[in-house]
RNA sequence: GCAGAUAUAGCCAAGCAGUAAGGCAAACGGCUGCAACCCGUUGAUCCUGGGUGCAAUUCCCAGUAUCUGCU
Numbered sequence: 001g002c003a004g005a006u007a008u009a010g011c012c013a014a015g016c017a018g019u020a021a022g023g024c025a026a027a028c029g030g031c032u033g034c035a036a037c038c039c040g041u042u043g044a045u046c047c048u049g050g051g052u053g054c055a056a057u058u059c060c061c062a063g064u065a066u067c068u069g070c071u
Stems, first nucleotide, its partner, number of pairs: 001070007010024003018054001026042005047063005
């Protein structure tokens, strides 16, 4: 220098146009004599900026970061 992959909650991770699942952790509540276990509730405009479109995490463009390959 070129090419590819990845970026979603504190952590892991699904979803790939139609109001973003799940698990762990956390907070609050219930249960308990107090805890643990268990049960319930709460929380993410999806890396950034534009574009297309009725509608974008999803498609397109540019950029940033990480990883890999080639030279």